[in-house]
Context: one part of a larger RNA
Molecule: small-subunit ribosomal RNA, central domain
Organism: metagenome
RNA sequence: CUGGGUGUAAAGGGUGCGCAGGCGGAUUUGUAAGUCAGAAGUGAAAUCUCACGGCUCAACCGUGAAAUUGCUUUUGAUACUGCUUAUCUUGAGUUUGGAAGAGGUUGAUGGAAUUUGUGGUGUAGCAGUGAAAUGCGUAGAUAUCACAAAGAACACCAGUGGCGAAGGCGGUCAACUGGUCCAAAACUGACGCUCAUGCACGAAAGCGUGGGGAGCAAACAGGAUUAGAUACCCUGGUAGUCCACGCCCUAAACGAUGAAUACUUGGUGUUGGCUUUUUUAAGUCAGUGCCGAAGGUAACCUGAUAAGUAUUCCACCUGGGGAGUACGCUCGCAAGGGUGAAACUC
Numbered sequence: 001c002u003g004g005g006u007g008u009a010a011a012g013g014g015u016g017c018g019c020a021g022g023c024g025g026a027u028u029u030g031u032a033a034g035u036c037a038g039a040a041g042u043g044a045a046a047u048c049u050c051a052c053g054g055c056u057c058a059a060c061c062g063u064g065a066a067a068u069u070g071c072u073u074u075u076g077a078u079a080c081u082g083c084u085u086a087u088c089u090u091g092a093g094u095u096u097g098g099a100a101g102a103g104g105u106u107g108a109u110g111g112a113a114u115u116u117g118u119g120g121u122g123u124a125g126c127a128g129u130g131a132a133a134u135g136c137g138u139a140g141a142u143a144u145c146a147c148a149a150a151g152a153a154c155a156c157c158a159g160u161g162g163c164g165a166a167g168g169c170g171g172u173c174a175a176c177u178g179g180u181c182c183a184a185a186a187c188u189g190a191c192g193c194u195c196a197u198g199c200a201c202g203a204a205a206g207c208g209u210g211g212g213g214a215g216c217a218a219a220c221a222g223g224a225u226u227a228g229a230u231a232c233c234c235u236g237g238u239a240g241u242c243c244a245c246g247c248c249c250u251a252a253a254c255g256a257u258g259a260a261u262a263c264u265u266g267g268u269g270u271u272g273g274c275u276u277u278u279u280u281a282a283g284u285c286a287g288u289g290c291c292g293a294a295g296g297u298a299a300c301c302u303g304a305u306a307a308g309u310a311u312u313c314c315a316c317c318u319g320g321g322g323a324g325u326a327c328g329c330u331c332g333c334a335a336g337g338g339u340g341a342a343a344c345u346c
Base pairs, nucleotide, nucleotide: 004317005316006315007300008299012314014201015200016199017198021194022193023192025088026087027086030083031082033081034080035077036076037075038074039073040072041071042070049065050064051063052062053061054060091191092188093187094186095185096183097182098181099180103177104176105175106174107173108172109171110154114150115149116148117147118146119145120144121143125136126135162169163168206247207246208245209244210243211242215241216240220236221235222234223233258313259312260311261310262309263308266291267290268289269288270287271286272285273284274283275282276281295302296301319346320345321344328339329338330337331336
């Protein structure tokens, strides 16, 4: 390289958009580039293969054939591909009317709880644990009542419920805004699928500047435990967690399963539409679960939401360690990220 693979053995990019590229629905006109057929020329000789022959055989040599799978020119064919002409509606999209939703951004606002402060009542404990101690408390704590302040998170509803491309999204209200689904028609007429490079988004932690800081809590301090205890447990506690703007760009970023399309026995739930007088039900479209036929699979399992049967495009894998390391390049304020070996060794 070929072949073979990528749920769990090595292997699906974290996700989307999308240029180039690759691939692409039905009918038709022309063309004849690809494709197919014929002919001509060429494809040196030697070599290789076959047949015959010459050295006593063989190696070797000679003669002939075949082969040289290619290229050029030319004459045709027109199914398929390409280009071109005209058209179509099933793919795709637009319009109309409805529907559901923690989809996003911004602003406003609510109660419970917590902590703190002030004041009242009140007295000796509180807190904590396996047991304790550190800690708090007669300078009046804990408890309880009233008032006030602050920040963060939104109990119940809540659901193998919903929405989003993924990350993710949950009090309430408003404004702005993205997508999806259904119904019946009308319109455009292949406008599509995928996508290297690229661009955008991307949990948590972390970084920069400025705010904020109730609770929680890396680091740190103390108390325990222990042979020790740089831990697990306890008392405290700073970054951080929150907001704005700007970076970082990684995760078991997981369904460990790339995207799109078509087809392939069933059963049973559920979410959002629609249809029907069998309106407790049935049917249908779109999602989301469970169980399972055939098939697939090394097995586990999967099974119309495929890991089945096929097609197109992208990404990735090639024994373990060395190593996601070194070097170089590149991105970043840094932390570090991306790309990514070899020697050696088993």